[in-house]
RNA sequence: CGCUCAUCCAGAGCGGUGGAGGGACGGGCCCUAUGAGACCGCGGCAACCGGCGUGACGCAAGCCACGUGCCAGGUGCCAACUCCCGCGGAGGAGACUCCGAGAGAUGAGCC
Numbered sequence: 001c002g003c004u005c006a007u008c009c010a011g012a013g014c015g016g017u018g019g020a021g022g023g024a025c026g027g028g029c030c031c032u033a034u035g036a037g038a039c040c041g042c043g044g045c046a047a048c049c050g051g052c053g054u055g056a057c058g059c060a061a062g063c064c065a066c067g068u069g070c071c072a073g074g075u076g077c078c079a080a081c082u083c084c085c086g087c088g089g090a091g092g093a094g095a096c097u098c099c100g101a102g103a104g105a106u107g108a109g110c111c
Stems, first nucleotide, its partner, number of pairs: 002110007013042005021031003025086004043078003048074002050071006057062001082103001087100005
């Protein structure tokens, strides 16, 4: 890099360095010298993996798989629903709304 599966309307920011861009891409809209992105420090959120239990299940051992409680070791995340739209469909006079796909992100597994 690629493939598979799951999730994406919740949640959580201060300080330092530095100095102009950033929000993946295109369009829109927005953030930004009252200091962007990035890096560092500290703090926090969450619970995918993980750990410890437990319900159900099971004759039992057990718990791979299903539900659930606690912890927070490995990741991740801490403007805006993944900021909105992009492709297809449904409704509507329209504005727009809804559903699905795609793309993207994260985790786990695999090649």

SAM riboswitch aptamer (S box leader) from an Actinomycetota bacterium, 111 nucleotides, folded computationally. The sequence was found by an Rfam model in a public genome assembly. Its Rfam family is "SAM riboswitch aptamer (S box leader)". Its family is annotated with regulation of gene expression in the Gene Ontology. Model confidence (mean pLDDT): 84 of 100.